[in-house]
Molecule: SAM riboswitch aptamer (S box leader)
Organism: Chloroflexota bacterium
RNA sequence: CACUCAUCACGAGAGGCGGAGGGAUCGGCCCGCUGAAGCCUCGGCAACCCGGCGCAGGGGCGUGACGGGGUGCCAAAUCCGGCAGAGACCCAUGCUGGGGGCUCUGAAAGAUGAGGG
Numbered sequence: 001c002a003c004u005c006a007u008c009a010c011g012a013g014a015g016g017c018g019g020a021g022g023g024a025u026c027g028g029c030c031c032g033c034u035g036a037a038g039c040c041u042c043g044g045c046a047a048c049c050c051g052g053c054g055c056a057g058g059g060g061c062g063u064g065a066c067g068g069g070g071u072g073c074c075a076a077a078u079c080c081g082g083c084a085g086a087g088a089c090c091c092a093u094g095c096u097g098g099g100g101g102c103u104c105u106g107a108a109a110g111a112u113g114a115g116g117g
Stems, first nucleotide, its partner, number of pairs: 001117001003115006013042005021031003025082004043074003048070002050067002053064003078109001083106005089100003
C1' cells in the first nucleotide's frame, strides 16, 4: 500500500509545552485566543487481539463471566448529508415534466481491530 473479515446510536479528560486552526474528502453545521492542530505527562473508557477459567463440542470452532499484556479510543450517531430504493408530506403547475426538505433501508467512502499478501 491494496485485499479479506468483523464492528462503528454505548463509554471515557486533566495538566504542561505550543500558538491558529480543527471536525478524512465536498456541502452543511459545529468546535476554537475562556487557547485549534501537534508533542509530553498522568488519568480514564472499552474489550478487537491476547491470557487463564468454565460450559459445550469434536478436532480448534461456539459461548459465559474474569484479567487488562498488544492495539485502539476519550465534543456532537462515523456530527449530518453526498449514491440508490421505498414511504408519506409541502411548494409550483392547464397537462406532461418539476422543486423542497423529512423518515426508513441498502450501498459507497472512512475509522479501528484481526489475518494473510